[in-house]
Order: sequence, then structure tokens, then C1' cells
RNA sequence: UAACGAAUAUAGCAAACUUAUUGAAAGAUAAGGACGCAAAGCCUAUGGAUCUAAGGUCAAUGACUAGGAUAGCCAGGUUGCCGAA
Repeated sequence: UAACGAAUAUAGCAAACUUAUUGAAAGAUAAGGACGCAAAGCCUAUGGAUCUAAGGUCAAUGACUAGGAUAGCCAGGUUGCCGAA
């Protein structure tokens, strides 16, 4: 230094839920709040997966579709605290 993840220290983030705003929706933002997280830091113009369907399409009481969304879905890239095996 890299892989790796026991302990310790310095920290860090913030699930569900509530309120307000926003969005067609899925969701997002802010405040409160902590389920948890060794990257639960960042990147979706890196690949897949999942959610929604305004608009569009069709064989139309429905179905399909991402320019939308999820980084706390997985993989990948990139930066980073500590140091046992």
C1' cells in the first nucleotide's frame, strides 16, 4: 500500500413513522426521529434488477412502454477512518 474485517478511537450517515413542501405517480426535499450501516460517502452517460405510468401505443372496464424513481437492490468504478488474524 492492497486485500481483509476482530477490537479500539475519532467521527459519520439515518430506516419506519410524523409534519410541511413538491410530483401524474413511484418518490424527493426540510425538520423531528433511530431500524440499522465498515463505506448506508459519491457516480445511473457502467451493467442488470425492481417501482411508477403523466404522456404515448394497442386487440382498450384493461394491457404495454421511461425522457421518471430506488446508490439503504445487486454488481462495478472512485474517494475515505482504524489496524488483530

The prediction has a mean pLDDT of 85. c-di-GMP-I riboswitch aptamer from Gracilibacillus boraciitolerans JCM 21714, 85 nucleotides, folded computationally. Taxonomically the source falls in Gracilibacillus boraciitolerans (Bacteria, Bacilli, Bacillaceae, Gracilibacillus). It matches the Rfam family "c-di-GMP-I riboswitch aptamer". Rfam 15.1 lists 5,092 matches to the family in 1,772 species. RNAcentral holds the sequence, with entries from Rfam and Ribocentre. The model forms 95% of the base pairs in the Rfam consensus.